[in-house]
Molecule: small-subunit ribosomal RNA
Organism: uncultured Pseudomonadota bacterium
RNA sequence: GAGUUUGAUCCUGGCUCAGAUUGAACGCUGGCAGAAUGCUUUACACAUGCAAGUUGAGCGGCAGCGCGGGGCAACCUGGCGGCGAGCGGCGAACGGGUGCGUAAUACAUCGGAACAUGUCCAUUCGUGGGGGAUAGCCCGGCGAAAGCCGGAUUAAUACCGCAUACGCCCGAGAGGGGAAAGCGGGGGACUCGCAAGGGCCUCGCGCGAAUGGGUUGGCCGAUGUCCGAUUAGCUAGUUGGCGGGGUAAAGGCCCACCAAGGCGAUGAUCGGUAGCUGGUCUGAGAGGAUGAUCAGCCACACUGGGACUGAGACACGGCCCAGACUCCUACGGGAGGCAGCAGUGGGGAAUUUUGGACAAUGGGGGCAACCCUGAUCCAGCCAUGCCGCGUGAGUGAAGAAGGCCUUCGGGUUGUAAAGCUCUUUUGGACGGAACGAAACGGUUGCGGUGAAUAUCCGCGACUAAUGACGGUACCGUAAGAAGAAGCACCGGCUAACUACGUGCCAGCAGCCGCGGUAAUACGUAGGGUGCGAGCGUUAAUCGGAAUUACUGGGCGUAAAGCGUGCGCAGGCGGUUCGCCAAGUCAGGUGUGAAAUCCCCGGGCUUAACCUGGGAAUUGCGCUUGAAACUAGCGGGCUUGAGUGCGGCAGAGGGGGGUGGAAUUCCAGGUGUAGCGGUGAAAUGCGUAGAUAUCGAGAGGAACACCUGCGGCGAAGGCGGGUUGCUGGGCUGACACUGACGCUGAGGCGCGAAAGCCAGGGGAGCGAACGGGAUUAGAUACCCCGGUAGUCCUGGCCUUAAACGAUGGAUGCUUGGUGUCUGGAGUUUUAUAGUCUCCGGGUGCCGCAGCUAACGCGUUAAGCAUCCCGCCUGGGGAGUACGGUCGCAAGACUGAAACUCAAAGGAAUUGACGGGGACCCGCACAAGCGGUGGAGCAUGUGGUUCAAUUCGACGCAACGCGAAGAACCUUACCAGGGCUAGAAUGCCUCUGACAACUCCAGAGAUGGAGCCUCUUAGGGAAACCUAGGCAGAGUGCAAGGUGCUGCAUGGCUGUCGUCAGCUCGUGUCGUGAGAUGUUGGGUUAAGUCCCGCAACGAGCGCAACCCUUAUCUUUAGUUGCUAGCGGUUCGGCCGAGCACUCUAGAGAGACUGCCGUUGACAAAACGGAGGAAGGUGGGGAUGACGUCAAGUCCUCAUGGCCUUUAUGUCCUGGGCUACACACGUGCUACAAUGGCAAGUACAAAGCGCUGCAAACUCGCGAGAGGGAGCCAAUCGCAAAAAGCUUGUCUCAGUUCGGAUUGGAGUCUGCAACUCGACUCCAUGAGGCUGGAAUCGCUAGUAAUCGUAGAUCAGCAACGCUACGGUGAAUACGUUCCCGGACCUUGCACACAC
Repeated sequence: GAGUUUGAUCCUGGCUCAGAUUGAACGCUGGCAGAAUGCUUUACACAUGCAAGUUGAGCGGCAGCGCGGGGCAACCUGGCGGCGAGCGGCGAACGGGUGCGUAAUACAUCGGAACAUGUCCAUUCGUGGGGGAUAGCCCGGCGAAAGCCGGAUUAAUACCGCAUACGCCCGAGAGGGGAAAGCGGGGGACUCGCAAGGGCCUCGCGCGAAUGGGUUGGCCGAUGUCCGAUUAGCUAGUUGGCGGGGUAAAGGCCCACCAAGGCGAUGAUCGGUAGCUGGUCUGAGAGGAUGAUCAGCCACACUGGGACUGAGACACGGCCCAGACUCCUACGGGAGGCAGCAGUGGGGAAUUUUGGACAAUGGGGGCAACCCUGAUCCAGCCAUGCCGCGUGAGUGAAGAAGGCCUUCGGGUUGUAAAGCUCUUUUGGACGGAACGAAACGGUUGCGGUGAAUAUCCGCGACUAAUGACGGUACCGUAAGAAGAAGCACCGGCUAACUACGUGCCAGCAGCCGCGGUAAUACGUAGGGUGCGAGCGUUAAUCGGAAUUACUGGGCGUAAAGCGUGCGCAGGCGGUUCGCCAAGUCAGGUGUGAAAUCCCCGGGCUUAACCUGGGAAUUGCGCUUGAAACUAGCGGGCUUGAGUGCGGCAGAGGGGGGUGGAAUUCCAGGUGUAGCGGUGAAAUGCGUAGAUAUCGAGAGGAACACCUGCGGCGAAGGCGGGUUGCUGGGCUGACACUGACGCUGAGGCGCGAAAGCCAGGGGAGCGAACGGGAUUAGAUACCCCGGUAGUCCUGGCCUUAAACGAUGGAUGCUUGGUGUCUGGAGUUUUAUAGUCUCCGGGUGCCGCAGCUAACGCGUUAAGCAUCCCGCCUGGGGAGUACGGUCGCAAGACUGAAACUCAAAGGAAUUGACGGGGACCCGCACAAGCGGUGGAGCAUGUGGUUCAAUUCGACGCAACGCGAAGAACCUUACCAGGGCUAGAAUGCCUCUGACAACUCCAGAGAUGGAGCCUCUUAGGGAAACCUAGGCAGAGUGCAAGGUGCUGCAUGGCUGUCGUCAGCUCGUGUCGUGAGAUGUUGGGUUAAGUCCCGCAACGAGCGCAACCCUUAUCUUUAGUUGCUAGCGGUUCGGCCGAGCACUCUAGAGAGACUGCCGUUGACAAAACGGAGGAAGGUGGGGAUGACGUCAAGUCCUCAUGGCCUUUAUGUCCUGGGCUACACACGUGCUACAAUGGCAAGUACAAAGCGCUGCAAACUCGCGAGAGGGAGCCAAUCGCAAAAAGCUUGUCUCAGUUCGGAUUGGAGUCUGCAACUCGACUCCAUGAGGCUGGAAUCGCUAGUAAUCGUAGAUCAGCAACGCUACGGUGAAUACGUUCCCGGACCUUGCACACAC
């Protein structure tokens, strides 16, 4: 920096990611070289080999080997080279390994004094003379072995004395004490000795004593060094002293005695964990984590203990004891210690060869040569990390083939490949070939030592030899692109996308999250991205994380202020002067090992790596200065704090006595049937006299009004009045003290209510409990009772939303306005009041500022200082365990496992509320008529069936798609057929095919017969061209009412004809957003007006459109007929176009006019005029959007599926089934009616495959018939209710018509399943419909008929349209339902 809480936002906050790193491991893959690293786990157990020896110039010697000598030989001989074992010396305390233990006996840094120090250096002195042993060897013995014992003999640089003692040690002194070892080389004179060889001299190496140095080590101190207080007290050699002992050395290190100390909240003691450091990793730094390799220190060496030797050890490859384990054994007894190098087993995710060499460096021994050295140097194994190189370079478009994708055009892989030209690092082959190696040694020159041309030492010259690595690095030669690329990822974070498969499966996943049939997230492929001999994953650390905040955070509401005060320690502290120099600052100086890091150089072809120099090492010590600030010491000051004096307010605290109202109870009087209680009731009380009422009494508790965001108190809290005691506060003017202050971990007080203990008290109220209600239940809410308790005294408890959710103190920082309480001034006659000012308290509003926002705002949540408390994701959990307190209840302190990716704060927009305000709608109410009951019709569910095709499901599916299922339709079922197919287009060919007839068949179909195309143009003709029709062929192509309406278009429903939905610019807000659109009015309306940080605009509303109501005009047939004429009396004819009507064009209505109201507005109300009045009635018209609403079966369409079938043809069946349930309707139940007779008045439609008149026949459906009409002409066509008259007389009827029987009519190829209608007969249920529920506000409801679409016919009682007759009611908006707007709450947002 990013992702992740939300619809979105800001904040808080956690989780996660991108980075760097590793002694790593795992998966896939793997060419070379360099230089590094490599048991982090079982300090588990170890086979085998090696890892510490050396010295003959200390010694006696001679086992073995070689040479020489002797011997005939066996053999002898230490004479020589040398040397096993032994004695002695030095080393073995180094080097190498590991990290068990250790929280201090360690480590780091800086100091200190009471010490030791082999070998080394310097200096001084000495090194004289004796003695006795012992190993080895030899002999003997024991034992399985390891080994041991005895005897004899022997040497030394082994051991012990004697002498000497400058210095040394002891001692006040006198004095006393204590050493030594020789070996080798050389030599002139002299000397001893038979000789060898000595003496003597000299050199070298040693030895003894001592002083000094150096190095190394021991000891002491200071500071620093992990977690836990759910470890708070620890300590008896403990702390100190005196005197001893002990040590190399100080010291309770040890001992005797004496004293009673010592350590600890600045964390003792205890528990857990851990080697420490230089450094390493990370980080901007500060920090955090870590302590492999390299280096310093420590500790350890099977476990535990112990000492010996020694300069040095309490000793890794030494000893003793104990223990565990392993091995050998003759069972008696012995041996061993890989945390050395290799290696083995085991453990584990995991870590190498039983290699070479001492060539170099270093170490031990030795005079030296030299020997030893798993230290070391090399090699081997492993991509474990780091660094370098390569796997080719150039050219090459027909953009090859193949793959993948595709909209089928193409795109991509891709200059990639092939091809052509070139190069040869690396690898393989061959050849050459290093540095690391010059010391030591030899010869020699000079110098020193010396008597010396010996020797030895130093310097120089010359010179022989010595290489594990290794025939390696490196160099050269020829051939040859030849042998050399993978891994992860591609939804966002995060660079990189498509196809197929899969279908909440398989799987992925670091977080968010993908997958339920179109997955860029799974798997595969193509393509791409990143890194590259590696790439990913896992684990781990730091970072990001300011997420423990020193640098650098917070605490009103997100986690977080202790309930409140007093106060010890601690922290912090006014002003002035002087001193000091602890802190602080500056200079110098010592140290801060090397390596590492950084800078500048150098060496490997570069780099990694190695190396030289510098810087750095932020630290600590010492020293010299400075004196501002802090601390310290001393002297002053008065402003902080306090005291005295005068006033003031107050439910501040505690005690005593006291008052009235009310409730209850008791006794009495009056009085009678109820009272009480609730939403409504009941339990309860009451005729044994309640309630009510009157006066009297008892008792307890609480104090109305005053009373106030008034007062007091630290908080909890405090309220009748009175009286003692008592705390605090404020104010005024003066005086005094002189920093006496602030805060406050622990600690100690106080601390509502409830609760506990003991004793009182008990009126009312009242947990528990009883009863009555409510309820599905009601362990509640409501009611009737009622015990603890509430009250008092004493003692506990110690918690609260103990809240201002805001710790205390101090200072500073614009204001306004209330109120309480002091003081001063002004005005005033006044002490009332007004006004102004100075304090103290308590509220509100607000500037700056702060805040995530809300908000806070001199009473800060502003600006600062000081001190305390507290927080660090949610849950688990304020739980468990432990401890402390408590009589108990419980309180305080206070985790973890596990689990989630959030939990949260504030604000925003919606939705929602049995929240509020306002408004509307047949929403309720007021009315009228229905549904729900009956029969039937129709749709649906269910069931059934071979099939009962499919869809539609709250409103907004259910007389819906379907404005017509007997076949067809038809999609379903059974059976029979076809397969380029039933239909269409293109291409080619043919000229017939079809129709018709016959046969078979249920038909589709098959067979036979008949038939031998046609139109137009051109041409003399043959024929040609362009079509039509039909068939055939082949291919492209088909077909699907199969799936997905949750992949879609289009169309539609619905909220809703509700008044809303938005935008631009501006403004406000960190932002989501707000404003506009809210507000005051008004409207059917976001309609209009006014106001307003808004100003405008768009889609909606309205208007424009159709229809209807009035009039005018034009036109006058098929319409009409007032007047005129005729008449068969019918507008029938003439005539006319007045009227009606028809259908074109216009007019008309706009709150235009008047009045009132209103804000001088918009508008509302009333009125006039008018056919119509306030959108006149009706229609069409449906904003942004919602419902993944409906439809893939109207159509279109992606994807999937099917292709002798899910396509297509045919016959028959089904969609019409039937115990049942629901919706929508029709007809009724009758007298406002039925029936019969008579009679009147519509509108709108429809008609040539048609409507069909008159007339005739039939009871009728209808038949015959055919005039007229392509329609203002003819027809359907009779309108019906109505009106008049008659009848029926309340009944299952003269209501009602279902059902059934019979007989018919019509349509149609065909009415069996399964049509409609007619006639005769039959005459079911039904007497107004429970709960519930629907429509309608006027030409509406109700009621009455008429027509049409579909259609051969019709199941239509449906739907759509038309007219006739024609009501009732609306107080009103409390309630139910739906909706609009404002506001409020919200833990909702797939939104109750």